[in-house]
């Protein structure tokens, strides 16, 4: 230098043909308990790496770019 892959909640990850962004764990509150753990109920938390474009509408499509991983030279 070239090619491919990954990037979504604090962590690990889903997200179908473009149509209201989700799960588990963690966190907060409440119940239960002499107390803790466990269990049950409720709740908070997201600029989908960044920018631009296409579209009525983009996590998803196009282009550029950043970080990391792998391969080639």
């Nucleotide at each position: 230098g070239c090619u491919g892959g990954u990037a979504u909640a604090g962590c690990u990850c889903a997200g179908u043909c473009g149509g209201u962004a989700g799960a588990g764990c963690a966190c907060u509150u409440c119940a239960c308990u002499c107390g803790u753990a466990a269990u049950g109920a409720a709740g908070g938390g997201g600029u989908c790496g960044u920018g631009u474009g296409u579209u009525c509408g983009a996590g998803u499509c196009a282009c550029a770019u950043u970080a990391c991983c792998a391969g080639c030279u």
Predicted 3D model of a 73-nucleotide RNA (transfer RNA) from an uncultured bacterium. Rfam family: tRNA. Rfam classes the family as a transfer RNA. Rfam describes the family as follows. Transfer RNA (tRNA) molecules are approximately 80 nucleotides in length. The sequence was found in a public genome assembly.